Predicted 3D model of a 73-nucleotide RNA (transfer RNA) from Komagataella pastoris. The RNAcentral record of the sequence draws on ENA. The source organism's lineage runs through Eukaryota, saccharomyceta, Pichiomycetes, Pichiaceae and Komagataella. Its Rfam family is "tRNA". It is annotated as a transfer RNA.
[in-house]
RNA sequence: GCCUCUGUAGCGUAAUGGUUAGCGCGUCGCUCUCCGGAGGCGAAGAUUGCGGGUUCGAAUCCCGCCUGAGGUU
Numbered sequence: 001g002c003c004u005c006u007g008u009a010g011c012g013u014a015a016u017g018g019u020u021a022g023c024g025c026g027u028c029g030c031u032c033u034c035c036g037g038a039g040g041c042g043a044a045g046a047u048u049g050c051g052g053g054u055u056c057g058a059a060u061c062c063c064g065c066c067u068g069a070g071g072u073u
Base pairs, nucleotide, nucleotide: 001072002071003070004069005068007066010025011024012023013022018056027043028042029041030040031039049065050064051063052062053061
């Protein structure tokens, strides 16, 4: 250089082109409790790597770039 794959919340991970992007851990609050780092209830937290395009509608399809991993001369 070329080829393939990957990127979604602090971390991990789902989502057939269509309801407010879901779940677990963690964080925060309340409750429970002799105490809480256990249990129960609740909340915040993602402009889906970046920029364009297609579409009534894009995390999803297309193009370019970037990041990471693997392969190849």